[in-house]
This record gives sequence, structure tokens and C1' cells, in this order.
RNA sequence: CCACAGGGGAAGCCGACAAAUCGGAGCCGGGGAACCACUUGUUCCUCGGGGUGAAUCGACGCCAGGCCGGUCCGUACCGGUGAAGCGCCGUAGGGCGAUCUUCCAGCCCGAACCCGUCAGCUCACCCGGUAGGCGGACGUAGGAAGAAGGA
Repeated sequence: CCACAGGGGAAGCCGACAAAUCGGAGCCGGGGAACCACUUGUUCCUCGGGGUGAAUCGACGCCAGGCCGGUCCGUACCGGUGAAGCGCCGUAGGGCGAUCUUCCAGCCCGAACCCGUCAGCUCACCCGGUAGGCGGACGUAGGAAGAAGGA
């Protein structure tokens, strides 16, 4: 967006053409062959792995537990190391509405959640989502270049 009311739900309630529940279309996401990829040996440490999304990664600082050392009968105390987590500064990447692309400048984001020991890609096939929130109406409808289209 389409279609639809003897409506839907356990109930509170929701809905009755500005359409709930269910269904369809479009769009988006997940699972899922072959082929391909992955694949071997030894030692030490650790204990998962995966998905949506732009949201990754790094340095520094704090640091329960754990581990190591010292004092010590021990509790405990001191020191070191230090992951999860937290703080801070950056960063891969992402956004900024009157056609689109690139470059430059400016302003921002750089989260959160889900699966549950399990999943590479993947034809057929199977499953799910399509909620919620915020904002604008002289505004980054900024600058430069190019392309398309229109008058």
C1' cells in the first nucleotide's frame, strides 16, 4: 500500500472504512545443498560460538574476583599482575530532508539488543519483521565540479 467487521483477545482492553485480528503485495532479515572455503603437527594459555545494526578497534586511568610474591601459624596486611566492568581520549564506519555522484568545510552518531553450545557460502525449500520514537516548515535546501532530467 491492497482487501476486510456475525470483528479480535484469557482478560484489561483493541476495532468497526481515518480498519483491530487474520490475509496479500512490496521492502528487509535469518536458516538452508553441490562447488568453493575451512581442514595438518607440537607446546603453552584461555574457555564458547553466532545474528541484527554505521556502531568496530586502540592507548591511558581505576579495578571486585583470580593469579604471583613478601610478612605471618592463620585470618589479615603490603606489593605486583590484571579480565569483566567503569572513566577518558581517539578511531574503522555512519548521518545531516527539494534529482544524483564525488571532493572540501561545518555540526553530530560511533549504541542497544537477540539466539542459546548451535548455524561459512548456498539452488530448491523453510522461518521472521514491516513496531516505536523524534524533528522540520527560510531550514548546513553549505561551497566546488560533473552527470541526468525538465522548462
The RNA shown here (c-di-AMP riboswitch aptamer (ydaO/yuaA leader)) has 151 nucleotides and comes from Streptacidiphilus sp. 4-A2. Taxonomically the source falls in Streptacidiphilus (Bacteria, Actinomycetota, Actinomycetes, Streptomycetaceae). It was read from a public genome assembly, where an Rfam model found it. Of the family's consensus pairs, 95% are formed in the model.